[in-house]
RNA sequence: GGGGUCAGGACAGGGAGAAUCUGGUUUCCCAGUGCCGAAGGAGCAACCGCCCCGGUAAACUCUCAGGCAAAAGGACCGUUCUGGCGAC
Numbered sequence: 001g002g003g004g005u006c007a008g009g010a011c012a013g014g015g016a017g018a019a020u021c022u023g024g025u026u027u028c029c030c031a032g033u034g035c036c037g038a039a040g041g042a043g044c045a046a047c048c049g050c051c052c053c054g055g056u057a058a059a060c061u062c063u064c065a066g067g068c069a070a071a072a073g074g075a076c077c078g079u080u081c082u083g084g085c086g087a088c
Base pairs, nucleotide, nucleotide: 001088004085005084006083007082008081009080010079011078013077014076019033021032022031023030024029034068035067036066040064041062042061043060047055048054049053
């Protein structure tokens, strides 16, 4: 130096699902019931090990949290920036 890989930031980029149902309230809030899974969190298989037991994954499962008009948020994808890594 540069392709790759990991982590983080930026973009007014894309981005789903599920009642604005009932009551209170006179506001975007609270409570109840019903519901959703793609913030976060938790759980397990195969596999591996020093094999009693332990390690370990998800977009799967749970729904603690979060969410169910709009807004915000949003896993993931794209572009870009920064830093680390080891082969060349």